[in-house]
RNA sequence: GACCUCGUAGCUCAAUCGGCAGAGCACCGGCUUGUCACGCCGGAGGUUGUGGGUUCAAGCCCCAUCGGGGUCG
Repeated sequence: GACCUCGUAGCUCAAUCGGCAGAGCACCGGCUUGUCACGCCGGAGGUUGUGGGUUCAAGCCCCAUCGGGGUCG
C1' cells in the first nucleotide's frame, strides 16, 4: 500500500428482505430475610465509532473517514 472482517447500553452480545433498537450480567428502587446472599417485581441507562448520501423510512444499502484484528505485497 491492496483486500477481508469487526465497532450497537458500563461489560458480553442479538436485531430476518430496509419497517417500534433488545437480551443477559452489572447498576438503582421495592418485596422477601434477624443481616447479607439467592430469589421475585419494577426502573434507569443508546448521536448503533465519526461525517455525508439514497429512501416515506437506515444498526442494515452507498461514499468518505477513525480505531481493533487478519491475509497478501

The RNA shown here (transfer RNA) has 73 nucleotides and comes from a Phycisphaerales bacterium. Its mean pLDDT, the model's own confidence on a scale to 100, is 81. It matches the Rfam family "tRNA". Gene Ontology term of the family: triplet codon-amino acid adaptor activity. The sequence is in RNAcentral, with records from ENA and MGnify.